């Protein structure tokens, strides 16, 4: 130094152009004599950073930046 892949709630995942998906965690409730397991709802990411295309961008495009694989 060259090529590819990865960055989305506290965490771990899906989504690859139309107001981001489900697990978990956290809180409320229901169920126990009580915990703990189950069941019901709830908070909670504008999607690593800047630009660019578009009517619109987590998504296309280029660049930075972090992490990774290989190759020299």
């Nucleotide at each position: 130094g060259g090529u590819c892949c990865a960055g989305u709630g506290g965490u771990c995942u899906a989504g690859g152009g139309g107001u981001a998906u489900g697990a978990u965690a956290c809180c409320u409730c229901c169920u126990u004599g009580a915990c703990g397991u189950g069941g019901a709802g709830g908070u909670g990411a504008c999607c690593a950073c800047g630009a660019g295309u578009u009517c619109a961008a987590a998504u296309c495009u280029c660049g930075u930046c972090u992490g990774g694989a290989c190759c020299a």
The RNA shown here (transfer RNA) has 72 nucleotides and comes from Methanobrevibacter sp. Its mean pLDDT, the model's own confidence on a scale to 100, is 85. Lineage of the source: Archaea > Methanobacteriati > Methanobacteriota > Methanobacteria > Methanobrevibacter. It matches the Rfam family "tRNA". From the family's description: Transfer RNA (tRNA) molecules are approximately 80 nucleotides in length. The family's RNA type in Rfam is transfer RNA.